[in-house]
RNA sequence: CUAUGAAAAGGCCAACCCUGUCGGGUGACGGGGGCGGAAAGCCACGGAUUUCCAAGUGAAACAGCCGGGCUGCCAUA
Numbered sequence: 001c002u003a004u005g006a007a008a009a010g011g012c013c014a015a016c017c018c019u020g021u022c023g024g025g026u027g028a029c030g031g032g033g034g035c036g037g038a039a040a041g042c043c044a045c046g047g048a049u050u051u052c053c054a055a056g057u058g059a060a061a062c063a064g065c066c067g068g069g070c071u072g073c074c075a076u077a
Stems, first nucleotide, its partner, number of pairs: 002077004012037002016033007035064001041070003045067003049061004053056001
C1' cells in the first nucleotide's frame, strides 16, 4: 500500500419505543432503553421513497433504501 474478515482486544454508532425542544411538514436535535451494524463515519452526486406548496426539469427530508465518492481502528494474507 492492497485485499479479506470481525474470531480476539480496545472501542464506536444506535433501529424502534418513551420523553423534552425546534419545525408548516417529511423530520432534526437532547436524555433513557438497545433492534441491529466492519464503516450504521462523512458527502444529497445519480436513483428510490417521503413532505410541502406557489404544483415546477420547484423547495425540503432521508446516508440504518440502493449505487457512487472521500476517510478510518484491529487482525490475517
Molecule: c-di-GMP-I riboswitch aptamer
Organism: Deltaproteobacteria bacterium